Transfer RNA from Haloplaca sp. 2 TL-2023, 85 nucleotides, folded computationally.
Its mean pLDDT, the model's own confidence on a scale to 100, is 82.
């Protein structure tokens, strides 16, 4: 300097012309367990591990093109990763 790959919620990834999905995370109830009030195993307030249920959150890396529609396709540019030189 040429070439190739990759850019999608907070992070890990799927999807790859017609309403963007899914684990984690996070939120809010349930349960269950501490604790604080209490005479008391309720009630009610704080914390917490799993588990179960709901829910929220993405102009799909950026500008132009083609389409009747573009995250998807083509151009160009960024980052970021390989390779040559």
């Nucleotide at each position: 300097g040429c070439c190739c790959g990759u850019g999608u919620g907070g992070c890990u990834u799927a999807g790859g012309g017609g309403u963007a999905a899914a684990g984690c995370a996070c939120u809010a109830c349930a349960c269950u367990c501490g604790u604080a009030c209490c005479a008391u195993u309720c009630u009610u307030g704080c914390g917490a591990u799993a588990u179960g249920u709901a829910g929220g959150g993405a102009u799909c890396c950026a500008a132009g093109g083609u389409u009747c529609g573009a995250u998807u396709c083509c151009u160009u540019g960024c980052a970021c990763g390989g390779g040559c030189a």

It matches the Rfam family "tRNA".